Model confidence (mean pLDDT): 78 of 100.
TPP riboswitch aptamer (THI element) from Salegentibacter maritimus, 87 nucleotides, folded computationally.
The model forms 95% of the base pairs in the Rfam consensus.
The RNAcentral record of the sequence draws on MGnify.
Lineage of the source: Bacteria > Flavobacteriia > Flavobacteriales > Flavobacteriaceae > Salegentibacter.
RNA sequence: ACUUUAGGGGUGCUAAUUGUUAGCAAUUGGCUGAGAUAAAACCCUUUGAACCUGAUCCGGUUAAUACCCGCGAAGGGAAAAGUGUUA
Numbered sequence: 001a002c003u004u005u006a007g008g009g010g011u012g013c014u015a016a017u018u019g020u021u022a023g024c025a026a027u028u029g030g031c032u033g034a035g036a037u038a039a040a041a042c043c044c045u046u047u048g049a050a051c052c053u054g055a056u057c058c059g060g061u062u063a064a065u066a067c068c069c070g071c072g073a074a075g076g077g078a079a080a081a082g083u084g085u086u087a
Base pairs, nucleotide, nucleotide: 001083002082003081004080005079006045007044008043009042012031013030014029015028016027017026018025019024051076052075053074057070059068060067
C1' cells in the first nucleotide's frame, strides 16, 4: 500500500410553492462536501481530527449552512488477519 472479514460514523443549510395542528412537513430548485437519508453508496477504524462532547461556544466570512482561526491533539471514539513493496 492493497485484500478479506468485522466494526464505527454523518446525512446539513436555503428559496419558491402547496399543506398545516403554525411547530413543521411535502414537492421542485439552489449552496458546500467524499457523502446531504438509504446505499451493493461514501468516509473512518488506535499510526484513530471519520465522528461525538464542550457548543444554542469565540472571532472572521457567507443569503445561510459549509468554510477559516481559536477552543485543541481538551475529553471521548470503531480491528483483526492475510498478501505485497521498501529499508